[in-house]
RNA sequence: AGACCAGUAGCUCAGCCGGUAGAGCGCACGCCUGAUAUGCGUGAGGUCGCGUGUUCAAGUCACGCCUGGUCGACCA
Numbered sequence: 001a002g003a004c005c006a007g008u009a010g011c012u013c014a015g016c017c018g019g020u021a022g023a024g025c026g027c028a029c030g031c032c033u034g035a036u037a038u039g040c041g042u043g044a045g046g047u048c049g050c051g052u053g054u055u056c057a058a059g060u061c062a063c064g065c066c067u068g069g070u071c072g073a074c075c076a
Stems, first nucleotide, its partner, number of pairs: 002071006010025004019056001027043005049065005
């Protein structure tokens, strides 16, 4: 050279056969308590790495590119 894996909420990660984007932790607020912690409840938080294409419909399929990782080739 090239092959493969990964990229989704602040962090760690799910997401099935293409059909309403989720969980835990964290954060904010409320309940609880004399107070704090724990616990319970509610809520905010998303360019699904960037594009193009296919499709009625794409996180999911195809192609190109970017970033990280594993293997590996070349030159010494």